[in-house]
Molecule: SAM riboswitch aptamer (S box leader)
Organism: Anaerolineales bacterium
C1' cells in the first nucleotide's frame, strides 16, 4: 500500500517544551494564545488479541446417598491478571449515497433503515 473479518451513541488528562493550528476529505458546526498540531513524563480507560482467574455448560476419573477431582472445548465475566496494540472535547462531532415514513410537493426540515468513506484491532498478502 491494496485486501478479509469484527466494532465504533460506553470510558479515561494532568504537567513540562513549544508558538498556530486542529477536528481525515468537502460542507456546517466547534475546540484553539484562559495556548492547536507535534515531543517528553506521569497517569487512566478497557475495544481487539494474547496469559491468567472466576463462574456457568461439556467431558473424563473417582464415588455411588450427595458432597467431589481434573480438564482439551465451548459461553460469560456488572469481577481477576501479564504483555502487545490502540484510545482519553463534542456519538466516528453531525450531514454527504440510497430507500422508506412525515408533506399538496421532484424543494426544505425530521425520523428511521442500510451503504460509502474514515479509525482502532486481528489476520493473510
Nucleotide at each position: 500500500c491494496a485486501c478479509u473479518c469484527a466494532u465504533c451513541c460506553a470510558g479515561a488528562g494532568g504537567a513540562g517544551c513549544a508558538g498556530a493550528g486542529g477536528g481525515a476529505c468537502c460542507g456546517g458546526c466547534c475546540c484553539u494564545g484562559u495556548g492547536a498540531a507535534g515531543c517528553u513524563c506521569c497517569g487512566g480507560c478497557a475495544a481487539c488479541c494474547u496469559u491468567u482467574c472466576c463462574u456457568g455448560a461439556g467431558a473424563a476419573c473417582a464415588a455411588c446417598a450427595a458432597c467431589g477431582u481434573u480438564u482439551a472445548u465451548c459461553a460469560g465475566g456488572u469481577u481477576u491478571u501479564c504483555g502487545g496494540u490502540g484510545c482519553c472535547a463534542a456519538u466516528u462531532c453531525c450531514g454527504g449515497c440510497a430507500g422508506a415514513a412525515g408533506u399538496u410537493a421532484u424543494a426544505c426540515u425530521u425520523u428511521c433503515u442500510g451503504g460509502a468513506a474514515g479509525a482502532u484491532g486481528a489476520g493473510a498478502g